This is a predicted structure of a 1490-nucleotide RNA (small-subunit ribosomal RNA) from an uncultured bacterium. RNAcentral holds the sequence, with entries from ENA and SILVA. It matches the Rfam family "Bacterial small subunit ribosomal RNA".
[in-house]
């Protein structure tokens, strides 16, 4: 001392990238913004720089005196004051000589990848001005020069010349060593050259004075400090798509040269030095203390601050000096800039400020030397943009405050809600006490000061201390301190979908907009934008930017590589790397003590100082690190001995498709040849191209060629892999067995490096039978550059050289050890008792443990350990450009980036689908029977029209469907004409008695005008009712069915959905629910890690057959009366139908057979019914964002003199066409005419109507009955008869045209019905397709809603007659259970890919064009060192002036390298709804992939 979330998926587990929470900065930007302490402040132009200042100082070295001041003297002018002038006299001092300083402080990071820094040594290879100690010493002379004066050149800068004169300036002399330098003896002594002392003898050498007399100063030697300089070891960046560099180069001798060593430099001499342990080269960059994250190891940084270096316009070179190749010094070249009188000259802020210019962005042209510090002085003191301090800025970092306490009518105002009301804002304000930090005022007011120096006093060792006054403050009138008054002077930013702490309303409607990752926005958005409301921080808060962290996500602590990205094709073997027992020795490595460094500062701790803290002081501690020395000796290492188990050798008998080259053999195939024999062959899904009467195909016989070896044949067997197969011969490699004779660690792994390597491809030469890319043709097809067919050439084989890849896979690197069983096989050995069991080394299967994200793997390991190797780091782009190496090529190795995505991917799990598979079911198919589809109508519906043709419904699961009934109405639609609290109704007021009612007038009605009429109770207060009037509630078939409820269709009356315990899996989830029998049925049995449970399934309800009991009017009538043409008509009965209540009965119970059972079968009994008895009711989790916002109801939007609403006409009937459902035919099983029987179930009062007259008739007039088992409404087919005779008909009846009936305020648009006339299509229906398994289809009527009536042929029901057929389950649909497979999960209407076509963007090439750094040659060549030298100067030392070597920079060439840019030109990359196909995911319709 270690924290994780989000995001891949319908769910999980996993690999594995992307983000996010955290803390940092010299930071900027937005919005705000009260005060203070402490720190910081050009990270960009090493970019250019006006002004101003940043290095001076010493008169106690020196000549000397211009300006200042003083005093004295002189002089001129004045009477005098005085003014002016001379005199260096004096304090003092500009210039000038001379000393010391300017190589310190102070900036910057350009360059440098380097002994540049770091750290640790070393110098026996060396310097050191000023400071310290010691020794000694200062004697005596010379020549000159600056100033100043004189003259001249020049615009200026500046310069020349002529004369004068001083020093601590310069030059000899003396004198002198422990200095230098030669030489020699002797000692000591060192890891090497080599040091050191000691003697002796020779040689070179020094100096400076000055003043206030007490001091500074000088010289020379030695040492010490301090500061440098040089030399190692170790450690510091990326890049190998940079692999070779390299001539003074590596060394050596010998000289030069430095302060010193050295190729430093030169002269010879040698050929050598670096490098895979990365040389070279590009590229990038000061280093370090530290700082920032991190638990940590590490990662990133290198601002301030403090060491160190480098740098000073750029670039070169020196001088002077104790030290510099010098920031504010010189000389030269080069840009630049600036003066110029055009001849020349000046500059150098990366010192402080400051200004421009870049930038997103970084202060004042301030005070002061008072402190601390530094030059110079003997001091005083002078300098000092070094420093102290102030100004500026919220840039951090820290501290304070904006006020405390009380107050509920929980005020009012906002907001929102389910709204006569409630939440919240909220004790929050309002009021009521209380304090005064801050800031404003106004008084005081500092420490930072102690020295030098002056003055006084002590002490002693006479220089020097000690003490006491004194005198010196920029900050500052600042900190800090009081005092008075008043809440008075003081809060904002960001966020509220998850991650993540905070929620609602308006507004927008995939727009605006928002976003760090998922993602929000396409009308009800907690996600955009305002608001209220909250959270979170706070004088600050968010954004952006960088950096560590989370990331164990480069893993040393601490990962992987069968399938997620990962094992090299495979073997040898080079350098490393690892390596067996035993025993000695040593001490690299390792360990322990010790010592030395590890600068201050910073970090930790502890104790102090500012009022706390930030900050500051102080002490300790850490600084893990190097270097030294001492010690262990066990482990690795190193040396030395021995050993045999590891490795190898021997020997023995086996083993095998091991290699390699020869030889040979037979089947089949195709060629020839002959023959036999003819019309096809051959080939598909089906054809056709093709062969074939010139005789194929077939068969037989010879032949010949080429390439492969059938069976044996195996889960076999060898090999490093790749591979290897007919028999033989000869050469050869390898393993495994047994022995335990020999060697004696001789071993593993292996980067580079060598070989060996399938197929296919390439050369060169052969060969060429099959089979075969390309290629032709035929087919399919929309097309077919495929798949299928026919042909066919390269290649397929042989020799030799190439090429090195492959899904070279066990997708699993090599070796060595250890770890539980079972059961096969090959090869050996080997014991038996001839069942059997053992051991070696291959080679398979199945399990423990164990691992594993699962799947799996399991001694042949993916299990536990070791050792070397190799390889992954998110898809994509891309194994692709560039560049190298290899190859003839084809290509192969190595092998990026930009750009772009939030994933990509594994294993496993649920579901869905599959032109995958088993099993089963259903009027699914087949087998029948009747139909549509053609005609005509009828109706819907599409289109189309219209002023509307009003709206929904639209594969199945719209379409005679909402409509169980549109002439007005209904209506929701068009036109036109009216109303506006509105047609209804409700409560308030107020008024009224009005209004209805009659009439009139006006209009198309609705309406509007007018005129007369005028209520009702009553207790006389008023009450009821109606109108009117005004408020307040209206009203909307107007959107959304994708904002609902409710109802419905639909798969589906399918047999399925599910839970609870338990168990199994890390999870998702299985399991139950799978299996086998069985079943209509997840019905049930049986087995079983499952046991039970729900919803469904059945049954429990209704009807319908069967019966029994009960009850009996309006039904029945058998016996008994009565009675009537007749008739339950009537008394009566309670028997029977029959009606309607309660029961019975049926359940595979019983019997054979079959079956473990369930249950199955049986012309079984019995029985009205037999295996669900027939028929309704009944519809499981779900599904289809299925249908309805027009049946209702209900959010939210819109409308409000209209989108309400009232009325009149019209419209919803249109009508070239298309479709769906019917009717009604097409006839003789029939039509038509008459005669005649038998139902069920419902209706009936504005009804249904018997009878009865009329009327062909629809119907009318009369009338009885019945509010119904009482009366009415009423059957057809059918049955017997006649007739018609196969015709567009006595069929069919549409359409027409005339007359009429009924309904109704109205039958023209647009009612039905009746009669008479009319007599259309239409002869049985193409592709295709519907319904129906028994009282069902067919087929006959007959009833009911609604409804005035009716377009009704629809719908719902009812009975009446009554069939045929199912072999079966291939195949169509559709289901359902298991199973497979999957890149699909919006789930096959899926998902996807590639070319084209468009617009974005990055990138390769690319005739070329341009730019840069570097590096090589040659030419020239400043200044300067060094060096050469006869004229010229000087008496000399010496200089001038010439010359000569190197250079800086210039200039020419010729290559390499890096950027830029380009007509074109190539993929790549993203981009809601383009094209063409349809390649992959299922057997993806040709398995698929390398």
């Nucleotide at each position: 001392u270690u924290a994780g979330a989000g995001u891949u998926u319908g769910a999980u587990c996993c690999u594995g990238g992307c983000u996010c929470a955290g803390g940092a900065u010299g930071a900027a930007c937005g919005c705000u913004a009260g005060c203070g302490g402490c720190a910081g402040g050009c990270c960009u132009a090493a970019c250019a720089c006006a002004u101003g200042c940043a290095a001076g100082u010493c008169g106690a070295g020196g000549g000397g005196c211009a300006g200042c001041a003083c005093a004295a003297u002189g002089g001129u002018a004045g009477c005098a004051a005085u003014a002016c002038u001379a005199u260096g006299g004096u304090g003092g001092c500009g210039a000038c000589c001379g000393g010391c300083g300017c190589g310190c402080g102070g900036g910057u990071g350009a360059g440098u990848a380097a002994c540049a820094c770091g750290u640790a040594u070393g110098c026996a290879a060396c310097c050191u001005a000023c400071c310290u100690g010691u020794a000694a010493g200062c004697g005596g002379g010379g020549a000159a020069u600056a100033a100043c004066c004189c003259g001249g050149a020049g615009a200026a800068a500046u310069u020349c010349g002529g004369a004068c004169u001083a020093a601590u300036a310069c030059c000899g002399c003396a004198u002198a060593a422990c200095a230098c330098u030669g030489a020699a003896u002797u000692a000591c002594u060192g890891c090497a050259u080599g040091g050191u002392a000691a003697u002796u003898c020779a040689u070179u050498u020094a100096a400076a004075c000055a003043u206030u007399u007490a001091u500074g100063g000088c010289u020379u030697a030695c040492a010490g400090a301090u500061g440098g300089g040089c030399a190692u070891g170790c450690g510091u960046a990326u890049g190998a798509u940079u692999a070779g560099c390299u001539a003074g180069u590596a060394g050596g001798u010998g000289a030069g040269g430095u302060a010193a060593c050295g190729g430093c430099u030169c002269a010879c001499c040698u050929a050598g030095g670096c490098a895979a342990c990365g040389a070279u080269c590009a590229u990038u960059a000061g280093g370090g203390g530290u700082u920032c994250u991190g638990a940590g190891a590490g990662g990133a940084a290198g601002g301030u601050c403090c060491c160190c270096c480098a740098c000073a316009c750029u670039g070169g070179u020196a001088c002077u000096g104790a030290g510099a190749c010098a920031c504010g010094g010189a000389c030269c070249a080069g840009a630049c800039u600036c003066c110029u009188a055009c001849g020349g000259g000046a500059g150098g802020c990366a010192g402080c400020a400051g200004u421009g210019a870049g930038g997103a962005a970084u202060a004042u042209u301030g005070g002061u030397c008072a402190a601390u510090g530094g030059g110079c002085g003997a001091g005083a003191g002078c300098c000092u943009g070094a420093a102290c301090c102030a100004g500026c800025c919220a840039u951090g970092c820290c501290g304070c405050g904006u006020g405390c306490a009380g107050g509920a009518a929980g005020a009012c105002g906002g907001c929102c809600c389910u709204a006569u009301g409630g939440g919240u804002u909220g004790u929050a304000a309002a009021c009521u006490g209380c304090u005064u930090u801050u800031a404003a005022u106004u008084a005081g007011g500092a420490a930072u000061a102690a020295c030098c120096c002056c003055c006084c006093g002590g002490a002693u060792g006479u220089a020097u201390u000690c003490g006491g006054g004194g005198c010196u403050g920029a900050a500052a009138g600042u900190a800090c301190u009081a005092a008075a008054a008043g809440a008075a002077u003081a809060a904002g930013c960001a966020u509220c979908g998850g991650c993540u702490a905070a929620c609602u309303c308006c507004g927008u409607g995939c727009c605006a907009g928002c976003a760090g990752c998922c993602g929000c926005g396409g009308u009800a958005a907690u996600a955009c934008g305002g608001a209220g409301g909250a959270u979170g921080c706070a004088a600050g808060c968010g954004u952006u930017a960088u950096c560590c962290g989370g990331a164990u996500u480069u893993a040393u602590u601490g990962g992987g590589u069968u399938u997620a990205a990962a094992g090299g094709g495979u073997g040898c073997g080079u350098a490393g790397g690892c390596g067996g027992a035993c025993c000695c020795u040593u001490a690299a490595g390792u360990c322990a003590g010790u010592g030395g460094u590890g600068a201050a500062a910073g970090u930790u701790u502890g104790c102090g100082g500012c009022u706390c803290a930030a900050c500051c002081g102080u002490a300790a501690a850490a600084u893990u690190g190097c270097c030294a020395u001492u010690g262990a000796a066990a482990c690795u290492g190193a040396g030395g001995g021995u050993c045999u188990u590891g490795a190898g050798u021997g020997u023995a008998a086996a083993u095998g498709a091991g290699g390699u080259a020869g030889g040979c053999g037979g089947a089949a195939u195709g060629u020839g040849u002959u023959g036999u024999g003819u019309a096809g062959c051959g080939g598909u899904g089906a054809a056709a191209u093709g062969c074939u009467u010139a005789g194929a195909u077939a068969u037989a016989a010879c032949a010949c060629a080429g390439a492969a070896c059938a069976c044996c044949a195996a889960u076999u067997g060898c090999g490093a892999a790749g591979g290897c197969a007919g028999c033989u011969u000869a050469c050869u490699g390898g393993g495994a067995u047994a022995c335990a004779a020999c060697u004696g660690a001789c071993g593993c792994u292996g980067a580079g490096g060598c070989a060996c390597g399938a197929a296919a491809g390439c050369g060169u030469g052969g060969g060429g039978a099959u089979c075969a890319a390309a290629c032709a043709g035929g087919a399919u097809u929309a097309g077919a550059c495929a798949c299928c067919c026919u042909g066919g050439u390269a290649g397929u084989c042989c020799a030799c050289g190439c090429c090195g890849u492959a899904a070279a896979c066990g997708a699993u690197g090599a070796u060595c050890a250890c770890u539980u069983g079972c059961u096969g096989u090959u090869g050996g050995c080997g014991a038996u008792a001839g069942a059997u069991a053992g051991u070696c080394a291959g080679u398979g299967g199945c399990a423990a443990a164990g691992g594993g994200a699962a799947a799996c793997c399991g001694a042949u390991a993916a299990g536990u350990g070791a050792u070397c190797c190799a390889c992954c780091u998110g898809g994509g782009g891309a194994g692709u450009a560039c560049g190298u190496u290899c190859g003839c090529a084809a290509g192969a190795a190595u092998g990026a980036a930009a750009c772009u995505c939030a994933a990509a991917g594994g294993a496993a799990u649920u579901g869905a689908c599959g032109g995958g598979g088993g099993c089963c079911c259903g009027c699914a198919c087949a087998a029948g029977c009747g139909g549509a589809g053609g005609a005509a109508c009828a109706u819907g519906u599409g289109g189309u029209u219209u002023a509307a043709u009003u709206c929904g419904a639209u594969g199945a699961u719209a379409c005679g469907c909402g409509a169980g009934g549109a002439a007005c109405c209904u209506u929701a639609c068009c036109u036109g004409g009216g109303u506006u609290u509105g047609a209804a109704c409700g409560c308030a007021u107020a008024u009224u008695g009005c209004a209805u009612g009659a009439c009139a007038c006006u209009g198309a009605a609705a309406g509007g005008u007018g005129u007369c009429u005028u209520u009702c109770c009553u207790u006389c207060g008023g009450g009821a009712c109606u109108a009117u009037a005004u408020g307040c509630g209206a009203g909307g078939u107007g959107c959304u069915g994708c904002a609902u409820g409710g109802u419905u269709g639909u798969c589906g009356u399918c047999a399925g959905c599910u839970c609870g315990u338990g168990c199994c899996g890390u999870g998702a989830g299985g399991u139950g629910u799978c299996g086998g029998c069985u079943u209509a049925a997840g019905u049930g049995c049986c087995a079983u890690a499952a046991c039970g449970a729900g919803c469904g399934c059945a049954a429990c309800c209704c009807c319908c057959a069967u019966u029994g009991c009960c009850a009996g009017u309006u039904a029945c009538c058998a016996a008994c009366a009565c009675g009537u043409u007749a008739a339950g008509g009537u008394g009566g009965g309670g028997a029977c139908u029959c009606u309607g209540g309660c029961g019975a009965a049926a359940c595979u119970g019983c019997c054979g057979g079959c079956g473990u059972a369930a249950g199955c079968u049986g012309u079984g009994a019995g029985g009205a019914a037999g295996g669900u008895g027939g028929g309704g009711a009944u519809g499981a989790c779900g599904u289809c964002a299925a249908a309805u916002c027009a049946g209702c109801a209900c959010g939210g939007c819109c409308c409000u003199u209209a989108u309400a609403u009232c009325c009149a006409g019209g419209g919803c009937u249109a009508c070239a066409c298309a479709c769906g459902u019917g009717u009604u035919a097409c006839a003789a099983u029939g039509g038509u005419c008459g005669g005649u029987a038998c139902a069920g179930a419902g209706g009936g009062c504005a009804g249904c109507c018997a009878c009865u007259u009329g009327g062909u008739g629809a119907c009318a007039a009369g009338g009885a009955g019945c509010u119904a088992a009482u009366c009415c409404c009423a059957a057809a087919a059918g049955c017997c008869g006649g007739u018609c005779u196969c015709a567009g008909u006595u069929c069919g009846g549409a359409u027409c045209g005339a007359a009429g009936u009924c309904u109704g305020c109205a039958a023209c648009u647009c009612g039905a019905c009746u009669u008479c006339g009319u007599g259309a299509a239409g002869g049985u229906g193409g592709a295709u397709u519907c319904g129906c398994u028994a009282g069902u289809a067919a087929u006959c009527g007959c009833g009911c809603a609604u409804c005035a009536g009716c377009c009704a042929u629809g719908g719902c029901g009812c009975g009446g007659u009554g069939a045929a057929u199912a072999c079966g389950u291939u195949c169509c649909c559709g289901g359902g259970c298991c199973u497979u497979g999957u890149a699909c999960a919006c789930a096959c209407c899926g998902c996807c890919c590639g070319u084209c076509a468009a617009g974005c963007c990055a990138u390769g090439g690319g005739a070329g064009u341009u730019u840069g750094g570097g590096g090589c040659g040659c030419c020239u060549g400043a200044a300067g060192u060094c060096u050469g030298u006869a004229a010229c100067c000087g008496c000399a030392a010496g200089g001038a002036g010439c010359g000569g070597c190197c250079u800086a920079g210039g200039g020419c060439g010729a290559a390499a390298c890096a950027g830029a840019u380009g007509a074109c030109u190539g993929g790549g990359g993203c981009u809601a709804a383009g094209u063409c196909g349809u390649a992959a995911c299922a057997a993806g319709g040709u398995a698929a992939c390398c």